[in-house]
Molecule: c-di-GMP-I riboswitch aptamer
Organism: Salinisphaera sp.
RNA sequence: CUCGAGUCAGGGCAUCGUCGUCGAAAGACGGCUGCGCAAAGUCACGGGUCUAACGCGUUGCGAUCGACGCUACGACGGCCGGGCCGCCUCC
Numbered sequence: 001c002u003c004g005a006g007u008c009a010g011g012g013c014a015u016c017g018u019c020g021u022c023g024a025a026a027g028a029c030g031g032c033u034g035c036g037c038a039a040a041g042u043c044a045c046g047g048g049u050c051u052a053a054c055g056c057g058u059u060g061c062g063a064u065c066g067a068c069g070c071u072a073c074g075a076c077g078g079c080c081g082g083g084c085c086g087c088c089u090c091c
Stems, first nucleotide, its partner, number of pairs: 004091001005089002012037002017032006035078001041084003045081003048076003055070006
């Protein structure tokens, strides 16, 4: 220096919940919290999951209103795979 491995030390990230903001929602951001994580760093490339504003269809006598269904161009990297980057060395 590189590879494997993940167990020392120093550290890192940070669940659920909650408060505030944004958003139609899923969810995101910030504070507190800390379930956990050796990539729980980063990237929506593949799969999967979530939401359904817009759009389409059905239905309610009718309807500008409601309900239901379909749908991602929205979201999830702490669902899985994959790409890229990376601390340490007790082995």